[in-house]
RNA sequence: CUUCGCGGCACGCCGAAUCCGUGUUUACGCGGAGCGGGGGAACCAAAGGUGGCGCAAGCCACUGGGGCCAAUCUCCUCAGGAGACGCGCAAGCUCUUUCAGCGCGAGCCCGACAGCUAACCCCGCAGGCGGACGAAAGAGAAUUU
Repeated sequence: CUUCGCGGCACGCCGAAUCCGUGUUUACGCGGAGCGGGGGAACCAAAGGUGGCGCAAGCCACUGGGGCCAAUCUCCUCAGGAGACGCGCAAGCUCUUUCAGCGCGAGCCCGACAGCUAACCCCGCAGGCGGACGAAAGAGAAUUU
C1' cells in the first nucleotide's frame, strides 16, 4: 500500500413500520399524533368455467375464493432461460421526467368467507441491508451574498 473478515460510532438504503407522553422513565405495558392495511350501505357493477339431462326455458354435479406486497403474465430447448410489464438504487434537501448503469420480481396470511362502499368497526408500526462522488431538464423549499 492492497485484499478479506469481525466489531463500534456516525451516515445511508428497502419498507407503513416513526415521534411524543406515561407506568418502576431499560425491556415490556398503556395512551396520543402521524403513517399504513382490512372489514363495512345506497347507487353502480357482477352473477364465471367444465360435464350431464332437456326441443327450449331450465335443472343437477364438479370446480373454491380472498388479502398484504413491486413481487404479475406469456412463451420456451423448462432445477433454468426469454419477453412484456412492475419495483429499487446512485450523497447539499424534496418531487417529476428522459437516457445510460447496477439490482429485485420473493415470501407470508385468511379459512368456505369479504366487489365498490358514507357513517361505523378492526388491525400494524416489524424485519432486513450497505461503502455509493452517472448525465440532462423542470418545479418547489432552505441557506448565503